[in-house]
RNA sequence: UUACGAUAAUGGCAAACCUUGCGAAAGUGAGGGACGCAAAGCUACGGGUCUAAGGUUCCAAGGAAUGAUGAUCGCCGGGCCACCGAA
Numbered sequence: 001u002u003a004c005g006a007u008a009a010u011g012g013c014a015a016a017c018c019u020u021g022c023g024a025a026a027g028u029g030a031g032g033g034a035c036g037c038a039a040a041g042c043u044a045c046g047g048g049u050c051u052a053a054g055g056u057u058c059c060a061a062g063g064a065a066u067g068a069u070g071a072u073c074g075c076c077g078g079g080c081c082a083c084c085g086a087a
Base pairs, nucleotide, nucleotide: 004085005084012037013036017032018031019030020029021028022027035074041080042079043078045077046076047075048072049071050070055066056065057064058063
């Protein structure tokens, strides 16, 4: 240095749920809280998944269908960066 990852050390993050803000929703910010995580750090680049406001189509209406420009990196892969050091 590359790989690898301890019942090691120092620290870190924080699922569900609750409160509150934002959002049409999915979801997300903050506080509490810990299921877990060795990249659960960053990045929507590829795939997946979720949502469907606006648009379009159908409908007498109610409503239905479609569809990402929305979301997810704690779904997988890729890219970038990083702490420690037993075997």
This is a predicted structure of an 87-nucleotide RNA (c-di-GMP-I riboswitch aptamer) from Heyndrickxia sporothermodurans. The sequence is in RNAcentral, with records from Rfam and Ribocentre. It matches the Rfam family "c-di-GMP-I riboswitch aptamer". Gene Ontology term of the family: cyclic-di-GMP binding. The organism belongs to Heyndrickxia, within Bacteria.